[in-house]
Notes: A computed fold for an 82-nucleotide RNA from a bacterium, annotated as transfer RNA. The prediction has a mean pLDDT of 81. It was read from a public genome assembly.

RNA sequence: GCCGCUGUGGUGGAACUGGUAGACACGCACGACUCAAAAUCGUGUGUCGAAAGACAUGUCGGUUCGAGUCCGACCAGCGGCA
Numbered sequence: 001g002c003c004g005c006u007g008u009g010g011u012g013g014a015a016c017u018g019g020u021a022g023a024c025a026c027g028c029a030c031g032a033c034u035c036a037a038a039a040u041c042g043u044g045u046g047u048c049g050a051a052a053g054a055c056a057u058g059u060c061g062g063u064u065c066g067a068g069u070c071c072g073a074c075c076a077g078c079g080g081c082a
Stems, first nucleotide, its partner, number of pairs: 001081007010026003019065001027045006046055003058074005
C1' cells in the first nucleotide's frame, strides 16, 4: 500500500426482511431478610434538563415516510496478501 471482518449503556450481548434502540445476563445503588454478613428476594440504574422535552448504536455525510440495519468517506481494533 491492497483486501476482508468487527465497532450498540459500566461489562457481555440481543434487536428477524429497514418499522418501539438497548431485550436478557452481569455489575452498581437503595431496601427486605440476618446478631452481622454471604446467599436469596424487591425496586431502580444511558446523557442533558426543575419539568416538558431533546439527544444517544465509532465519527461525518447520503438514501428513505422511517436507518443499529442499506450506500460513501474517515477513525480504531483484528486478520490476510504484498